[in-house]
RNA sequence: AGAGUUUGAUCCUGGCUCAGGAUGAAUGCUGGCGGCGUGCCUGAGAUAUGCAAGUCGAGCGACUCCGAUGAUCCCCGCAAGGGGGCUAUCGGAGAGCGGCGGACGGCUGAGUAACACGUAGGAACUUGCCCCUAGGUAGAUGAUAGCUCACCGAAAGGUGGGGUAAUCAUCUAUGGUGUCCGAUGUAUAAUCGGACUAAAGGACGUAACUGUUCGCCAAGGGAUAGUCCUGCGGCCUAUCAGGUAGUUGGUAGGGUAAUAGCCUACCAAGCCUAUGACGGGUAGUUGGCCUCAUGAGGGUGGUCAACCAGAGGGGGACUGAGACACGGCCCCCACUCCUACGGGAGGCAGCAAUCAGGAAUAGUCGGCAAUGGACGAAAGUCUGACCGCGCGACGCCGCGUGAAGGAAGAAGCUUCACAAGAGUGUAAACUUCUGUGGUAAGGGAAGAAAGUCCGACAUAACGUCGGACCUGACGGUACCUUACUAGAAAGUGGCCGCUAACUGCGUGCCAGAAGCGUCGGUAAUACGUGGGCCACAAGCAUUAUCCGGUGUAAUUGGGCGUAAAAGGUCGUGUAGGUGGUUGUGUAAGUUAAUUUUUAAAUGUCCACGCUCAACGUGGAAAAUGGAAUUAAUACUACAUAGCUAGAAUUUUCUUUAGGGAGAUCGGAACUGAGGGAGGAGUAGUGAAAUGCGUUGAUACCCUCGGGAACACCAGUGGCGUAGGCGGAUCUCUGGAAGAAGAUUGACACUGAGACACGAAAGCUAGGGGAGCGAAGCAGAUUAGAGACCUGCGUAGUCCUAGCCGUAAACGAAUGUUCGCUGGCUGCAUGUCCCGCCUUUUGGCGGUACGUGUGGCGAAGGUAACCCGUUAAGCGAACCGCCUGGGGAGUACUGCCGCAAGGUUAAAACUCAAAGGAAUUGGCGGGGAGGCACACAACCAGUGGAACAUGUGGUUUAAUUCGAUACGAACCGAAGAACCUCACCAGGGUUUGACAUGCUAGCGUUCUAUUUCCUGGAAACAGGGAAAAUGCGAAAGCAGGCUAGCACAGGUGCUGCAUGGCUGUCGUCAGUUCGUUCCGUGAGGAGUGCCCUUAAGUGGGACAACGAACGCAACCCCUAUCUUGUGUUACAAGUGUCACAAGAGACUGCCCGAGCUUUGCUCGGGAGGAAGGAGGGGCAGACGUCAAGUCAGCAUGGUCCUUAUACCCUGGGCUACACACAUGUUACAAUGAGGAAUAACAAUGAGCUUCGCAAGCGAGUAAUCGCAAGCAAAUCUCAGAAAUUUUCUCUCAGUGGGGAUUGAGGUCUGCAACCCGACCUCAUGAACGUGGAAUUGGUAGUAAUCGCGGGUCAGCUACACCGCGGUGAAUACGUUCUUGCCUCUUGCACACACCGCCCGUCAAGCCAACAAAGUCGGAGAUAUUCGAACCUAGUCGUAAGCCUGGGGAGUAUAAUUUCGGCGAUGAGGGUUAAGUCGUAACAAGGUAACC
Repeated sequence: AGAGUUUGAUCCUGGCUCAGGAUGAAUGCUGGCGGCGUGCCUGAGAUAUGCAAGUCGAGCGACUCCGAUGAUCCCCGCAAGGGGGCUAUCGGAGAGCGGCGGACGGCUGAGUAACACGUAGGAACUUGCCCCUAGGUAGAUGAUAGCUCACCGAAAGGUGGGGUAAUCAUCUAUGGUGUCCGAUGUAUAAUCGGACUAAAGGACGUAACUGUUCGCCAAGGGAUAGUCCUGCGGCCUAUCAGGUAGUUGGUAGGGUAAUAGCCUACCAAGCCUAUGACGGGUAGUUGGCCUCAUGAGGGUGGUCAACCAGAGGGGGACUGAGACACGGCCCCCACUCCUACGGGAGGCAGCAAUCAGGAAUAGUCGGCAAUGGACGAAAGUCUGACCGCGCGACGCCGCGUGAAGGAAGAAGCUUCACAAGAGUGUAAACUUCUGUGGUAAGGGAAGAAAGUCCGACAUAACGUCGGACCUGACGGUACCUUACUAGAAAGUGGCCGCUAACUGCGUGCCAGAAGCGUCGGUAAUACGUGGGCCACAAGCAUUAUCCGGUGUAAUUGGGCGUAAAAGGUCGUGUAGGUGGUUGUGUAAGUUAAUUUUUAAAUGUCCACGCUCAACGUGGAAAAUGGAAUUAAUACUACAUAGCUAGAAUUUUCUUUAGGGAGAUCGGAACUGAGGGAGGAGUAGUGAAAUGCGUUGAUACCCUCGGGAACACCAGUGGCGUAGGCGGAUCUCUGGAAGAAGAUUGACACUGAGACACGAAAGCUAGGGGAGCGAAGCAGAUUAGAGACCUGCGUAGUCCUAGCCGUAAACGAAUGUUCGCUGGCUGCAUGUCCCGCCUUUUGGCGGUACGUGUGGCGAAGGUAACCCGUUAAGCGAACCGCCUGGGGAGUACUGCCGCAAGGUUAAAACUCAAAGGAAUUGGCGGGGAGGCACACAACCAGUGGAACAUGUGGUUUAAUUCGAUACGAACCGAAGAACCUCACCAGGGUUUGACAUGCUAGCGUUCUAUUUCCUGGAAACAGGGAAAAUGCGAAAGCAGGCUAGCACAGGUGCUGCAUGGCUGUCGUCAGUUCGUUCCGUGAGGAGUGCCCUUAAGUGGGACAACGAACGCAACCCCUAUCUUGUGUUACAAGUGUCACAAGAGACUGCCCGAGCUUUGCUCGGGAGGAAGGAGGGGCAGACGUCAAGUCAGCAUGGUCCUUAUACCCUGGGCUACACACAUGUUACAAUGAGGAAUAACAAUGAGCUUCGCAAGCGAGUAAUCGCAAGCAAAUCUCAGAAAUUUUCUCUCAGUGGGGAUUGAGGUCUGCAACCCGACCUCAUGAACGUGGAAUUGGUAGUAAUCGCGGGUCAGCUACACCGCGGUGAAUACGUUCUUGCCUCUUGCACACACCGCCCGUCAAGCCAACAAAGUCGGAGAUAUUCGAACCUAGUCGUAAGCCUGGGGAGUAUAAUUUCGGCGAUGAGGGUUAAGUCGUAACAAGGUAACC
């Protein structure tokens, strides 16, 4: 210090998330030691048990008991001794009276938004114990507890009688002092007089006093502690806007320690509030702590310290110096316990502990040794304060789990091309060493100072010095020494990016992970696990919370044209904020200095002590703040006196739809009525229909009526704050601008609330109503049409009066005001000046200065687009508004409104985005240009029939598999009877039909092979016979079978793991690179523009200059010629034939035309075989389609291994209600059949003994028999056919057509049943030119005619690949259809329009809203009852009783507010594949939106 995440990519806006630190933490896994800290955050819930506040006998009386000592008496006993009684002294324990302390210490944070706290001040007060000063302490009296007697009660406890003490109580005296009153007075001082007002003793000591000491009383002062008041400071909420009657003030009285409405009576009507009163919610406050740049801030208030508050909830007083009192009292309530049912007892938010709650927080420990406290003269007693130990890795700090050597780089494990190797890894073993720690033994603290006694010195007193005795819970602990021991001591999280760290296996959108992005659908570095690695380490992760990052609330330090955000005008204007210029004064702000305070602790710095550190001790600085004093006066402020530059007023002139209001008038059009004339339609649309019309429409003419709006002028022209304003005239009225004067003298700017205005629609009342026209009714369109289109048509639109108060109320989103910062060019309007014309008036033109309104642009700004003196630039003032998207401008509340509704305005929940600008593509029922048999024109077809072939579907044991929009469907298949073959049924084999290697055995040391018999459908099984291989010169080598092991094998799966190959866009003209330039960037330019081309072909110009892959060309065939060669052509010469090598064509030449004229294009001509690429082929850029192919081949992974492998027989791939595709044959006369041969080709093919086969013969024929020739320019296939000539047929289902079927044959082949082809005879189906739709073709093309070949034993070939013969028609043209290229435009698309996306309905889930009601909390009001206690009063000697008032609380009523539940209702959100439509995004198919 940043990073990830919106997009195809980019920049920005903006949210979400992460990395850091922290914690009184919790959870998971793990866990060696020590030190120092720390530990109920939840139920201020309830508590068993023990302890936490007592002490004083030197205040008092009496009793009981115990112990010691001494004396004495009695009993038992021989004695020792034991027991008992009385008494004296000493000591101890218990109860009571009295004193002091239980108001401290300890705990907790419920309440409290307050003088509670913090800070700085103030005064009208109190203060036990303590200190100082100067005094006093005399006398008398009374009661009561304890005790005793009696009684009541279960108990707690109580009642009565009797007697008793004090530092208990009362009275008297005395004085000083204090207070009050009076007098004098210098009137606050001082003096005098009057009234009221004290006390307590104990101990030591003495023979006794004196005395010493501790107390007591009164007074003054101090210290300490407390009380009250005030300024300032620190939470949220306006969906809380008004609150308050003791309320605000005064007078008098009461009351208090003291001020005060603190209380009462009377008087006045005040007081607080937008600088937030009142109400609601939340909360103890602070020093500090955490975080942060040790800035500003934000969060927090645990331990420690200061203050406050509380003691089960509520109220109240008593005592006292101090309380309205945690371990005191009284009362009410709730709860618990005891009970004899009559009544009593209790309060852990003290220390431990228990239960409960909760994610969660410890021992019913030791000691008063230290520090501190209470009491005491003291010893001392008490002290769960405190000091210590214990438990918990809860935190911080420190240490350890060993160190050195050690390669057979061990074993094991993991990995692995499975052999080797690599990793774990110097790691281990092993050797040497050390001893933090551990165990054992020994030594052994500091913390201790006091205190008591004695002595000395000294004193008013405390005291100082010396000696002796005695005191340690922790603890025989820390620490030290010695001996032994590497021994008991490493985990946790992570490894896709952020973020350091990678691989194997398993799983297969499953199981799961996840902080965010996301991962997982068969090759997961993301799940689970192994290995390895990374980080931290006695811990490591997770969860929760806070700060940071986050400038994401912006004071430091943000924004508002389009991302969220300028209010409709902010027009007028209040509060507020800000404010021109010159003096003088003040000194509030401001600045400086000094003083004081800001507790300690914490934090910082320095030093020191625990072995270090954490921790602790001492010192310093600081504590940014507050207060006081003094000084300065630049600026701000205040006061005062001026000025004129801001602002305003006034005089004259000009401009405008002059802005607004009212009245009057006008013409065109429309419509209605009347009249005339006329005679069949009119109106309307994409096309129609509804409608109107012979009862006379429309169209035309005349007259009259009505309402609304004002053509032309008219203009990015004008006016107005905005909304808005358009015929003309008149009346009333507002504003702006310019020029020249005069006046006032800062009067200014902005402006929360407030007031005013405010399009359209809508509402109320009354008019008006021509046209238009929501709703509605019809007609169309459509799948539907509740729409778009058409015909009618009601509200409304208009006027008057009143409401409403909203708009994309916009300058294609811009608050008001002021100042500053280059220009160019229009328009409107005003003024001065100049020039020309004009007799003046005036006209024309120009410069300049203003005001307003447009366009373009420098600098600058901006994310970009764009803005740019009319700023979105640079500054100032004030106001409004924003803080991710959705939910939602919604719910509830308040206010406004007649209503519709407006305004104010959330939350739960949900998502990781939503959004802006620009870029590249793609797309558009957007635009422009161009091309193509794309359309059009023409020819011939397909779609209808029959058949063939393929596909789908169906069927089947199987009908093997694949291809399946164009770009699958006579496709893989250039040929399924068996084989092929992958499918089915059955039979059979298991190292295998095939390859390599090893081991063992067998057999003539050599085996190839051939053949026979039996069974069988065959494979195969069993048995028999015969012969004797290849290579090498040779030596020799190889080869067999059986059994076993490695392995073979697979047309099994994955074309979405792949290679290779192919299709397609498309033979379309595109696709890129280097350097450079532009842009923040994605990207762009180059490659865009103009002309041209088949072409990114070429040219021109240009921030581009060059280049590459494509195009073209090079190559092949062909058309012409030349040359060479000459077999098998040819009778021969020869070259028309064949082969080979060359030539030739380039807009080269001429004419004309156009344009941007060194050029391109077009038209024509010459020459030429050929003319503008001559014709055809080959050749397919970057890429797209996860296109096709694992079944051509290859190949990763995976699966099968007596089977998914292999062999065989038979069947199937040939099925058949049907649908589609590609073809063949036809439907006939331009024909069919026969005959005549009367003609004319080209490409090809042909034998390994297997081929092509002439010719002759046989057969009606297919074909058969014999057989020449030919490994081919020689021989054969081989007769070409259409064509020509002639005969028959004569428009018919006909001599058209030739399907189907019957019979008989031929051929191939082991074999033609399923399932071949061909021949002959017979049979003779549909079909008469084909609906919607659709295909090919632009010339040697279509059409038509035959021929050959491959595959192949044969054939389903009508297919495919080639060859030649005959040989057309048409193209105006680019509007439309399809596809493509370029530019431009829009986009909410980027899986890219087969895109995206909206709403209802149906279903699941979720939260919130409304809701009849219901339950609970809180508050205030009224009334009722009312404890303790306070207060007033009557009565009473008193105790006290009674009455009145207040009073916690109780009950009732109506009410306010908050919350829980709630049938149902309405909307919202969300959920891979539901329904209906298609609203939006392109002109989204009716432009969208408010």
Molecule: small-subunit ribosomal RNA
Organism: uncultured bacterium